Predicted 3D model of RNase P RNA and transfer RNA as a complex of 457 nucleotides.
It holds a member of the Rfam family "Bacterial RNase P class A". Rfam's curators write: Ribonuclease P (RNase P) is a ubiquitous endoribonuclease, found in archaea, bacteria and eukarya as well as chloroplasts and mitochondria.

RNA sequence: AGAGCAGGCCGGAUGGCCGCUGCUUUGCUUUAAAAGCAAAGGGGAGGAAAGUCCGGGCUCCACAGGACAGGAUGCUGGAUAACGUCCAGUCCCGGUGACGGGAAGGAAAGUGCAACAGAAAGUAUACCGCCUCUCUUCCGGCAUUGGCCGGAGGUUAUGGUAAGGGUGAAAAGGUGAGGUAAGAGCUCACCGUCCUGGCGGUGACGUCAGGAGCUUGGCAAACCCCAUCCGGAGCAAGACCAAAUAAGGAGGAGCCUGAGGGUGGUCCGCCCGAUCCUCCGGGUAGGUCGCUUGACCCUGAUGGCAACAUCAGGGCUAGAUGAAUGGUCAUCGUUCAGGGUGUUUCCCUGAAAACAGAACCCGGCUUAUGGCCUGCUCUUUUU
RNA sequence: GCGCCCGUAGCUCAGCUGGAUAGAGCGCCGGGCUUCGAACCCGUAGGCCGCAGGUUCGAAUCCUGCCGGGCGCG
Numbered sequence: 001a002g003a004g005c006a007g008g009c010c011g012g013a014u015g016g017c018c019g020c021u022g023c024u025u026u027g028c029u030u031u032a033a034a035a036g037c038a039a040a041g042g043g044g045a046g047g048a049a050a051g052u053c054c055g056g057g058c059u060c061c062a063c064a065g066g067a068c069a070g071g072a073u074g075c076u077g078g079a080u081a082a083c084g085u086c087c088a089g090u091c092c093c094g095g096u097g098a099c100g101g102g103a104a105g106g107a108a109a110g111u112g113c114a115a116c117a118g119a120a121a122g123u124a125u126a127c128c129g130c131c132u133c134u135c136u137u138c139c140g141g142c143a144u145u146g147g148c149c150g151g152a153g154g155u156u157a158u159g160g161u162a163a164g165g166g167u168g169a170a171a172a173g174g175u176g177a178g179g180u181a182a183g184a185g186c187u188c189a190c191c192g193u194c195c196u197g198g199c200g201g202u203g204a205c206g207u208c209a210g211g212a213g214c215u216u217g218g219c220a221a222a223c224c225c226c227a228u229c230c231g232g233a234g235c236a237a238g239a240c241c242a243a244a245u246a247a248g249g250a251g252g253a254g255c256c257u258g259a260g261g262g263u264g265g266u267c268c269g270c271c272c273g274a275u276c277c278u279c280c281g282g283g284u285a286g287g288u289c290g291c292u293u294g295a296c297c298c299u300g301a302u303g304g305c306a307a308c309a310u311c312a313g314g315g316c317u318a319g320a321u322g323a324a325u326g327g328u329c330a331u332c333g334u335u336c337a338g339g340g341u342g343u344u345u346c347c348c349u350g351a352a353a354a355c356a357g358a359a360c361c362c363g364g365c366u367u368a369u370g371g372c373c374u375g376c377u378c379u380u381u382u383u
Numbered sequence: 384g385c386g387c388c389c390g391u392a393g394c395u396c397a398g399c400u401g402g403a404u405a406g407a408g409c410g411c412c413g414g415g416c417u418u419c420g421a422a423c424c425c426g427u428a429g430g431c432c433g434c435a436g437g438u439u440c441g442a443a444u445c446c447u448g449c450c451g452g453g454c455g456c457g
Base pairs, nucleotide, nucleotide: 001379002378003377004376005375006374007373008372009371010370012332013331014330015329016328017327018326020044021043023041024040025039026038027037028036029035046355050366051365053364054363055362056361057360058234059233060232061231070230071229072228073227074226075089076088077087078086079085090104091102092101093100094099105225106224110223111222112219113218127165128164129161130160131159135154136153137152138151139150140149141148142147173191174190175189176188177187178186192214193212194211195210196209197208198207199206200205238289239288240287241286248280249279250278251277252276253275260272261271262270263269296315297314298313299312300311301310302309303308334352335351336350337349338348339347340346384456385455386454387453388452389451390450393409394408395407396406402440412426413425414424415423433449434448435447436446437445
């Protein structure tokens, strides 16, 4: 210099002016309360408030206990209110490396799947090949009556073999030597696998020694089995106040000697006429609570590798409900560009600043996004 | 707040109980027919199956996480 890996931090600051929205205080209106108006003071988004993907608190419903179904998780140990999250490790995989990734239990419980190719895709099998035997052809030797021995070849039938070839993603341990008619864990050495034991570790596991020729190949993000966990719904949960209104209850009046209703300003009159009134209850509109003091935040100490826990001191930091949190100016800060002297610093001028917005509350994950800083790795070059 | 579905060619859809070189209709383009056009006939092109990882010998299909769109309920 180039390429990369990991982690952390910030998400502008202060002030003026004009606005928005809650709260508190004061004043005015008002008999009072409530409400309204005005003034002053003070508060007012995030690292993700987002996606709603996990987990919990809280609330209501259900519930003796258990099982089935369904869902989730799945190496070990720890953290935690809990988790599929986090921390530390084991093993495997990827990377030259810093480092990253892993739904990493069971295939000797059962069922199922493997296209094409290939002999065979799973109680193994045998296409080519290799070997043996039988038959047969030729040549050589011996004997010459049949024949016997050796060598080379052929092909039908018998048997052996899985070393080699070929197929496939995958072919029943691998490499080498011995052995054999040819071969084969048939035997041996090393590696791998499995079993047993010792040692180290809480454990996953590691390591050492001995033994077994090796017996049951892959897929469970196929069904499934095993282990662990999970009751359901969600602040529109839920509680309270309560205009209106239906059911229901109590009391009273009335049922042709007629309550009540319509017409109408009222009475008479006319018409309809068996229900009507009050209270309780109920709970709609609306309102109040739930609502923000909480597994909270900051600082320090102690324990722990760490996640985290405990203790001490300090702090209060939005609670809106069609939903406020904005705009502008000045100064400073950050970054970028240009200039002032070549570099650092410094000065001047100009420009830029993302993603996005609470709605019961927390712990995570994921996604979106502007910038700054630190540590580390590899390659090349220079000193 | 809760629940569910979809994404494949320019458009509308198949395929998704794993085995492909991913198909169909319409459309586009070229040719034929016709005086010309439509209809009709013949032929061609066009896809990293929404994105990124993973499982598997093999993924459009299975799993996980995102992105985009749509529907329903209180």